[in-house]
Molecule: Fluoride riboswitch aptamer (crcB RNA motif)
Organism: Acidobacteriota bacterium
RNA sequence: CCCGUGAAAGGCGAUGGAGUUCGCCUCGAACCGUCCCGCUCGGGACUGAUGACUCCUGCGUGCCC
Numbered sequence: 001c002c003c004g005u006g007a008a009a010g011g012c013g014a015u016g017g018a019g020u021u022c023g024c025c026u027c028g029a030a031c032c033g034u035c036c037c038g039c040u041c042g043g044g045a046c047u048g049a050u051g052a053c054u055c056c057u058g059c060g061u062g063c064c065c
Stems, first nucleotide, its partner, number of pairs: 009026005016056006033046005
């Protein structure tokens, strides 16, 4: 100096926060939603504050006072 492995720790999982849990990544990676048309770049449509569960906050819809 290069390669591989392990540990600790950290980070990430399409819009905020917390707890639990799962998965992924690790000094630069994990990650940066779906569909349609044209076709590599433009236009149109759609779901969701969760990776999953629960709670809070915000937003949206319906009903009642």